[in-house]
Model confidence (mean pLDDT): 80 of 100. A computed fold for a 77-nucleotide RNA from a Deltaproteobacteria bacterium, annotated as transfer RNA.
RNA sequence: CGGGACAUGGCUCAGUCUGGUAGAGCACUGCGUUCGGGACGCAGGGGUCGGGGGUUCAAAUCCCCCUGUCCCGACCA
Repeated sequence: CGGGACAUGGCUCAGUCUGGUAGAGCACUGCGUUCGGGACGCAGGGGUCGGGGGUUCAAAUCCCCCUGUCCCGACCA
C1' cells in the first nucleotide's frame, strides 16, 4: 500500500441478509428460603448499537467517509 472480517449493557455474544418497540447468558441491586455463605426462586436497574453524513414516514440494519482491532497478500529493509 491492496483485500477481507469485526466494533451492540460491566463481560461474552445474538439481532443486520429481508429496515418497523434494542435482546440473551453471566454479572449487579432488592426480597424470600438459610444461623451465615453458596445455591435456588421472584422482582428490578443498566446500552439507544465505534464517530460523522446521506436515503427513508421509520436505520443497529441500506449507502458514503473516517477511526480502532484482527487476518491475508505485496513492497521496503
It matches the Rfam family "tRNA". From the family's description: Transfer RNA (tRNA) molecules are approximately 80 nucleotides in length. Taxonomically the source falls in Myxococcia (Bacteria, Pseudomonadati, Myxococcota).